Annotation
A computed fold for a 383-nucleotide RNA from a Bacteroidota bacterium, annotated as Bacterial RNase P class A.
Order: sequence, then C1' cells, then structure tokens
RNA sequence: ACGGCAGGCCGGGUUGUCGCGGCGCUUUGGCGCUGAGGAAAGUCCGGACAGCAAAGAGCAACGCACCAGUUAACGGCUGGGGCCCGUCAAAAAACGGGAACAGAUAGUGCCACAGAAAAUAACUGCCCCUCGAAAACGCAGGGGUGAGGGUGAAAAUGUAGGGUAAGAGCCUACGGCAAAUAUUGGUAACAGUACUUGCGGGUAAACCUUGCGCGCUGAAAUGCCAAAUAGGCGGAUGUCUUGAGUGCUGCUCGCACCAGUCUUGCUCCGGCAAGCGCAUCCGUGGGUUGGCAGCUCGAGCCCGGCAGCGAUGCCGGGUCCAGAUAAAUGACAGCCUCCCGCUAUGCGGAAGACAAAAUCCGGCUUACAGGCCUGUCGUCUUU
Repeated sequence: ACGGCAGGCCGGGUUGUCGCGGCGCUUUGGCGCUGAGGAAAGUCCGGACAGCAAAGAGCAACGCACCAGUUAACGGCUGGGGCCCGUCAAAAAACGGGAACAGAUAGUGCCACAGAAAAUAACUGCCCCUCGAAAACGCAGGGGUGAGGGUGAAAAUGUAGGGUAAGAGCCUACGGCAAAUAUUGGUAACAGUACUUGCGGGUAAACCUUGCGCGCUGAAAUGCCAAAUAGGCGGAUGUCUUGAGUGCUGCUCGCACCAGUCUUGCUCCGGCAAGCGCAUCCGUGGGUUGGCAGCUCGAGCCCGGCAGCGAUGCCGGGUCCAGAUAAAUGACAGCCUCCCGCUAUGCGGAAGACAAAAUCCGGCUUACAGGCCUGUCGUCUUU
C1' cells in the first nucleotide's frame, strides 16, 4: 500500500418562494414556534399504563440456567472464569473470535453408512495343544488374547521399559482425565500444590431430572358525553342457602357474589307438579358506527464534573423536539458538502442504499449504495 473478516459512526446542510398538519397569540388581516428512523421494520423479549368486584394454595403449561455486577425489568448489557477456534509445527503466554455454559454416577432413548462389533466385541493377526515322521511349513479341530492391522466422527487412557506361551495397567516410571480430602490465592466462578481412588465414548436445540421464576388481554386497551332502538324472540339451568352460574390462561381445592320466604293443584305433610316473576348462560335479531379523553413532560434529551476496568450511577446546568385519524411532515430554485459519468479545473446528473411515525419506553434480530474510524489476519514492498 492492497485485500478478507469483525465491530462502530455518518448516511446531508443552508437560503428563498409557495403549500400542508399541530400548538400559542391575535385588531380575524395575519404572526411566531415546530413537524418521520437508525432501523420507524420483525412482533422476538421486558416493562410503564388500562381493564378484569376482593384474597389464596397445589398441579400442569411456559421461560431461564458458570461467577460477580448493572437495570424499572429482561432471555438484555458489562467485567471475569471454564471450554472451543484462529494466529501456530508442539507446549505456554498474548491478541482476536465463538456458543443453547446446571445434570450423562436417577432412569429411558439414539449414534446413519461402513465395520466382526457402537458398549456383555473378535474380521484379520499373534500364541499354545492335537494331526501330517520331524525343524520349517501346512489344512482341520480345541483353547488363550485384545498389543499390531483394517472399518469408522468415535472401538476399553498415552509414551517408555519390564514381564508373558503370546499379549494386556499384568508391573514400574513419567503423563492425561474424573472424583473426594487437605492446603494456598481469589467476593466468587475457578486456578495451583499434595495425597488417595477410579478410568468403555458421545448426545439433554432427545425424553427427562434439579434449582429458580412465572395471571390474562391489549390503545380497536380503557374512561366519559351525546343519540337511538325491540332491555325483542326462542331454548336450557336455577330460584334460598341449596346448587346451576359468575368471579385473573387450563385443571383441582378453597373463598366470595348472586335471583320469590309469590299463586294454584295434589299430598304419604317429607315434598311433587304447573303458572307468573327474577338470576345466569346459549342462539337469533334490532339500534348506535358521532364527539372528547387516553395523545405525548418522559425509567426523556444535550453539556459539564465526580466515582467505576466497564455496563452504569450520582451531582450541577440547559432544553421541550410529530400527535395525524384515511391519514400532514411536501414542491421549485441557488449555494456548500458527498457521490457518479465525461469531451476534465469545467460540464452534466437533484442525493443514487435499506426504508415511513400511529400509546410510549429499554433491548434483541434482520436490511443497507457510498464514506470514515478501530481491531485482527493475509499478500506485496524494503522506506
């Protein structure tokens, strides 16, 4: 210098004319201020807020899972630890990156194909005995073996030596992994050291186990005003402390609310039936589709200081920056800046990417022309 990868920031500014929405003022002529993003997207999480008359318990369903911190909260973020990957041929260290990081010694399941066998191993091979007269060698039968070889992602912990009929942690030395104990450092996760024991794997984004957490619905929530109609019709259940029903996802328990001490008939005097009324639920049908609030002052933003490795917190000062309702935030022109092209110091192109607020906020994920910055890796050059 160029290129790859990862992360971050920007992704227009200004002036004038006209037009549109909101707020404020007004002498109703008009004037002033302000007006769509870093993701407004996805609807994946967490909340604020609103409603469900008042409590609760258990199970299910769902979510999370190393340690410490941060936050209103989160499955987020920050720092650290362990594991994995790259720089790197081995180890250590360092730098950068990654993940769904509790448990496989509670149990069940799965590991295709290949291979003898994927967890109670024996294909090839090695050794011993019988047989062939015998050594070598060889077929067959029996026994032992798991070191060498093959298959595979993975095949009973590695290397060296001894030992054995041949082998094997069978024995020894030095290692590896796991667990318990003791000790040192650290808030902790964890790391180091010593000693003892063990050594047949992986997978829980398979079922499962353990611990912790956990109401639902959603601004078309919800509240108020106005207006209008048929509080209609049909059915079911219940109607006095019983049992339908209702009450915060599903189930169970529990608790609470709730509608006649009506009429008539019968009666074994306990009640039964019918009618009317009332309560709840299901179905069907009609009226209203208007206005206001919610609606933008917030866990807000900007600047500075202090504390902290950092996320972040505290203090001081400043500031108000959309609130539409079928949907405003625009059009034209000049200059500056960025970019592209060319006949290149000038000319042309009107911003070229992803894209458009709808209750709000904090995150996560996805998309992105071009420009800039940081880190890391590779190549070239030798200043």
It was read from a public genome assembly, where an Rfam model found it. Its Rfam family is "Bacterial RNase P class A". About the family: Ribonuclease P (RNase P) is a ubiquitous endoribonuclease, found in archaea, bacteria and eukarya as well as chloroplasts and mitochondria. Rfam classes the family as a ribozyme.